A computed fold for a 71-nucleotide RNA from a Candidatus Pacearchaeota archaeon, annotated as transfer RNA. Taxonomically the source falls in Candidatus Pacearchaeota (Archaea, Nanobdellati). It matches the Rfam family "tRNA". Rfam's curators write: Transfer RNA (tRNA) molecules are approximately 80 nucleotides in length. The family's RNA type in Rfam is transfer RNA.
């Protein structure tokens, strides 16, 4: 330089156009003499931008960043 492909909570990730889910971390509580397991709970995410669309994490385009392949 070309091509494919990822980017969603602090981490790991689900999620093929209609209210964004889980774990684990956290953080309050409840159990314990006290801690840790355990239990109930709360907080907290769609990489930037533009188009399609009533309605976009989904779909198209453009960038940024990673990753693989080709040159």
């Nucleotide at each position: 330089g070309c091509g494919c492909u990822g980017u969603u909570a602090g981490u790991u990730u689900a999620g093929u156009g209609g209210u964004a889910g889980a774990a684990c971390a956290g953080c309050u509580g409840g159990c314990u003499u006290c801690c840790a397991a355990c239990c109930a709970g709360c907080a907290a995410a769609c990489g930037g931008g533009a188009g399609u669309u009533c309605g976009a994490u989904u779909c198209u385009c453009c960038c940024a960043c990673g990753g693989c392949g080709c040159a």